[in-house]
RNA sequence: GGCAGAUUGCCCGAGCGGCCAAAGGGAGCUGACUGUAAAUCAGCCGGCAACGCCUACGUAGGUUCGAAUCCUGCAUCUGCCA
Numbered sequence: 001g002g003c004a005g006a007u008u009g010c011c012c013g014a015g016c017g018g019c020c021a022a023a024g025g026g027a028g029c030u031g032a033c034u035g036u037a038a039a040u041c042a043g044c045c046g047g048c049a050a051c052g053c054c055u056a057c058g059u060a061g062g063u064u065c066g067a068a069u070c071c072u073g074c075a076u077c078u079g080c081c082a
Base pairs, nucleotide, nucleotide: 001081002080003079004078005077006076007075010026011025012024018065028044029043030042031041032040046054047053048052058074059073060072061071062070
């Protein structure tokens, strides 16, 4: 330098153009249980003025009525070729 794959929330990890603030697990917070703790169970777990709105899937653009998902550039990582 060329080709291919990968990048998702605090961590791991699933994710089809609409049903996605995004399954599931861990961590964390609150409560139940317990003499205390652990374990177990339940709820919560982006933000806000909260029947809704805003922001968000590496980054910057694009396509589309609508993008984590499709396209392009870039960044980082992995493999193969040279």